[in-house]
Context: one part of a larger RNA
RNA sequence: UGACGGGGGCCUGUACAAGCGGUGGAGCAUGUGGUUUAAUUCGAUGCAAUGCGAAGAAUUUUACCUGGCCUUGAUAUUCUCGGAACCCUGCAGAGAUGCGGGGGUGCCUUCGGGAGCCGAGAGAUAGGUGCUGUAUGGCUGUCGUCAGCUCGUGUUGUGAGAUGUUGGGUUAAGUCCCGUAAUGAGCGUAAUCCUCGUCCCUAGUUGCCAGCGGUUUGGCCGGGAAUUUUAGGGAGACUGCCGGUGAUAAACCGGAGGAAGGUGGGGAUGACGUCAAGUCAUUAUGGCCCUUAUGGCCAGGGUUACACACGUGCUACAAUGGCCAGUAUAGAGGGUUGUUAACCCGUGAGGGGGAGCUAAUCCUAUAAAGCUGGUCGUAGUCCAGAUCGGAGUCUGUAAUUUGACUCCGUGAAGUCGGAAUCGUUAGUAAUCGCGGAUUAGUAUGCCGCGGUGAAUACGUUUCCGGGCCUUGUACA
Repeated sequence: UGACGGGGGCCUGUACAAGCGGUGGAGCAUGUGGUUUAAUUCGAUGCAAUGCGAAGAAUUUUACCUGGCCUUGAUAUUCUCGGAACCCUGCAGAGAUGCGGGGGUGCCUUCGGGAGCCGAGAGAUAGGUGCUGUAUGGCUGUCGUCAGCUCGUGUUGUGAGAUGUUGGGUUAAGUCCCGUAAUGAGCGUAAUCCUCGUCCCUAGUUGCCAGCGGUUUGGCCGGGAAUUUUAGGGAGACUGCCGGUGAUAAACCGGAGGAAGGUGGGGAUGACGUCAAGUCAUUAUGGCCCUUAUGGCCAGGGUUACACACGUGCUACAAUGGCCAGUAUAGAGGGUUGUUAACCCGUGAGGGGGAGCUAAUCCUAUAAAGCUGGUCGUAGUCCAGAUCGGAGUCUGUAAUUUGACUCCGUGAAGUCGGAAUCGUUAGUAAUCGCGGAUUAGUAUGCCGCGGUGAAUACGUUUCCGGGCCUUGUACA
């Protein structure tokens, strides 16, 4: 100087407390461990691995296994020889591949040949998701959006170092003020950026419709440019004003005006460093290793196994509910390899049909919870829906291993969950549906969107994480 202490002081955080809703019990989905297997490819492992890489394993993917094949190789550069390239097609085979048949003679040319492509051969070399993340770059997680981490000059100490950065206040903040052997500065904080909230200007189509007229009652038409809205530009918030407290400071408390008040809400932004944290399987790359194989092609299988254990979710256990009928109201997206309307068929998944739309125009597209009425009457039920049987639909070459969905039947566990543990402070929790990426098909996951919309916070004694000061130490 650090680190540590079941030392002390001050402060802070959904850390506790006060509330609300969960997990842990059940069934299923998904990931992991374990076990099994020819293979169940590999990586990730306290917080910070486990709905993670994977924004989508039937084949492909695919790296794994079994079997069948290739060896200058599926691919790149160079050389030699031959042939245009290319198209159609037969047989064998699981296919890779092997053996054939037919068509075709292009472009440039100094007629020697050349460019491009295909085939054969040769050696240099290719190739490797093989190893090492403890050789590395790059990227990322984490402490932590915590308020810290440092430097120049000066001063001080024999020196390691100290000072500044400590002290008194204050702040979300090493934020600011005052004091001060320090005086200045840098990276962080803040501001700058995006978005939401108010107003003004500009612009009115595909959007809007107040007033006027028509109307088939649909902004549909004439029309309007107000409103909503769209998207460009501006204004606005700065403790600016007032009162009080304070050290006359910084600031804090209250108030006015205002759409908004003291960082207005949300996001992006992550200092010096820590964990030899993660990644050689995104890619790049040193070294090592393989080279008729640890490389390459193909078919089938596997990654989906299943006594079990754990994590994360979904659905429930019901009456604040289930079912039936009627009825109202979003936002943000996506669409030509697409979205698919009207209409018809089917109980339904879906099928037929084909208008419009490269989209403020058309489609997706009926939002659902809600409200109104009826029924059920506390039952393992008109709760719950697992599992299983049968019949189908769609995608795709193919749905057996192993897809999703529909209909009929079947109707399991489950009556609110031990110890323990998680999230959350406002348009939040909870609850309700909708969309998107990936995708031929396949979400209860992920990323977004809006609808309805709470309770509680006395406070810092204690638990946990963190910051500053101080103290002890046989630790570095």
Predicted 3D model of a 476-nucleotide part of an RNA (small-subunit ribosomal RNA, 3' major domain) from a metagenome. The coordinates come from a structure-prediction model, not an experiment, and the mean pLDDT is 82. RNAcentral holds the full RNA, with entries from SILVA.